[in-house]
RNA sequence: UCUUAUCCCGAGUGGUGGAGGGAACGGCCCGAGGAAGCCCGGCAACCGGCAGGAGACUGUUUGGUGCCAAUUCCGGCAGCGAAUGCGUCGCUGGCAGAUGAGA
Numbered sequence: 001u002c003u004u005a006u007c008c009c010g011a012g013u014g015g016u017g018g019a020g021g022g023a024a025c026g027g028c029c030c031g032a033g034g035a036a037g038c039c040c041g042g043c044a045a046c047c048g049g050c051a052g053g054a055g056a057c058u059g060u061u062u063g064g065u066g067c068c069a070a071u072u073c074c075g076g077c078a079g080c081g082a083a084u085g086c087g088u089c090g091c092u093g094g095c096a097g098a099u100g101a102g103a
Base pairs, nucleotide, nucleotide: 001103002102003101004100005099006098007097012040014039015038016037020030021029022028025075026074027073041068042067043066046064047063048061049060050059051058052057072096077093078092079091080090081089082088
C1' cells in the first nucleotide's frame, strides 16, 4: 500500500507518574477532585489452542493482537425527509480513521 470483516455492547473508588488528552481540521468535551505514559487489573473473542458437533456453528481462554469517557464523541461530501428567511433536526450512503486476518 491492497483485499476483507467489524466499529450505538462490554471493561478500575488500584499503584506509579506528573500536564496533557480525545488521529488530523472545525466543533464540543475530558483533565490538579489529577491527563498522557508505565505496572497491575479488567473487557472482548479477530487469529491460534482446547472441548462439543456430520456441518452450520457453539462453548472456553494458558497463547498472538486489540480494547477499557462520550456511537469511531459530533461534523465536513451526496441523496431523501420534516420545517424553513437563514440556521436547524432526522435517516441512508460515502470520505477519513481504528482494529483483526490475509497479501
Notes: A computed fold for a 103-nucleotide RNA from a soil metagenome, annotated as SAM riboswitch aptamer (S box leader). Its mean pLDDT, the model's own confidence on a scale to 100, is 84.